[in-house]
Context: one part of a larger RNA
Molecule: small-subunit ribosomal RNA, central domain
Organism: Torreya grandis
RNA sequence: UUGGGCGUAAAGUGUUUGUAGGUGGCUUGUCAAGUCCUUCAUCGAAUCCCAGGGCUCAACCCUGGACAGGGAGUGGAAACUACCAAGAUGGAGUACGAUAGAGGUAGAGGGAAUUUCUGGUGGAGUGGUGAAAUGCGCUGAGAUCGGGAAGAACACCAAUGGGUGAAAGCACUCUGUUGGGCCGUUACUAACACUUAGAGAUGAAAGUUAGGGGAGCAAAUGGGAUUAGAGAACCUAGUCAUCCUAUCAUAAAGAAUGGAACUAAGUACUAUGUGUAUUGAACCGUAUAGUGUUGCAGCUAAUGCAUUAAGUAUCUCACCUAGGAAGUACAUUCACAAGAAUGAAACUU
Numbered sequence: 001u002u003g004g005g006c007g008u009a010a011a012g013u014g015u016u017u018g019u020a021g022g023u024g025g026c027u028u029g030u031c032a033a034g035u036c037c038u039u040c041a042u043c044g045a046a047u048c049c050c051a052g053g054g055c056u057c058a059a060c061c062c063u064g065g066a067c068a069g070g071g072a073g074u075g076g077a078a079a080c081u082a083c084c085a086a087g088a089u090g091g092a093g094u095a096c097g098a099u100a101g102a103g104g105u106a107g108a109g110g111g112a113a114u115u116u117c118u119g120g121u122g123g124a125g126u127g128g129u130g131a132a133a134u135g136c137g138c139u140g141a142g143a144u145c146g147g148g149a150a151g152a153a154c155a156c157c158a159a160u161g162g163g164u165g166a167a168a169g170c171a172c173u174c175u176g177u178u179g180g181g182c183c184g185u186u187a188c189u190a191a192c193a194c195u196u197a198g199a200g201a202u203g204a205a206a207g208u209u210a211g212g213g214g215a216g217c218a219a220a221u222g223g224g225a226u227u228a229g230a231g232a233a234c235c236u237a238g239u240c241a242u243c244c245u246a247u248c249a250u251a252a253a254g255a256a257u258g259g260a261a262c263u264a265a266g267u268a269c270u271a272u273g274u275g276u277a278u279u280g281a282a283c284c285g286u287a288u289a290g291u292g293u294u295g296c297a298g299c300u301a302a303u304g305c306a307u308u309a310a311g312u313a314u315c316u317c318a319c320c321u322a323g324g325a326a327g328u329a330c331a332u333u334c335a336c337a338a339g340a341a342u343g344a345a346a347c348u349u
Stems, first nucleotide, its partner, number of pairs: 004320002007303002012317001014202004021195003026087004033081002035077003039073001042070002049065006091192001092189004096184002099181001103178007110154001114150008125136002163170002207247002210245003216242001221237004258316003261312002265294011298305002322349003331342004
């Protein structure tokens, strides 16, 4: 490489948009490039294979014959693929009507709590723990009442079967603006589709640079305990960080399951429509889209998966090929840096 694989054994890019490329639904006709058939010549000899013969046999040698396959020509076939032409509508999309939502972004507003400042009352403790101590406190703490400031996060509703977004993620309230989804109806376009190397965009937390901000919390660090020791867990303080603007591009970025198509059911919830029913809702049904759970066939090494597949002879991309050395070295690209991406071998088992 072929073959075989990729939930858990090695292996699904973190996610998405989409170029080249690959693949592509229905009907009719053309054409004959692929495809299939006929025929013709050709592909040195030897070798291999088959038949016959010669050395006493054999190896060996001689004679004859191919099969299969390749490229080229001639003449045909027209089912499939491709091309060209025409058409239809189920895939896809547009319009119209309605609808759910923590989808994004900008602005405005809100209350509770915490800390702090200030004023009043008051007068000895408070805080903390397994128990203590460090700490705070008569320069008046803690407690309580009034007033002010700040920053961060938004209790209940709330779902251990909720929603939404491509993923990361998104939850106080209101307003502006904006993206996508689902449902319904008729009308329109007429295959415009699927996937996607490279490329673009986005991407938790931590970290970085500069400038803001800094309530609470809290790496580092000081102190108090515990202990044989305690560089820890516990306590008391407390800086970076945590927040905003700019970078970085990684996570057990996990459903450890790439995307699109086709295949029994039962049950629960969410969104929308509809039949029946009703004053209306509920009930009983039904259709589409999603989120769960049980389960048939089938699959699986087992566990389990099972129309949200790990099923099915479909299409397409990424990736894997014994363990270590190693996600290391070297080189290149990117990055302010930290590092990231690409990524071996010797040797060893």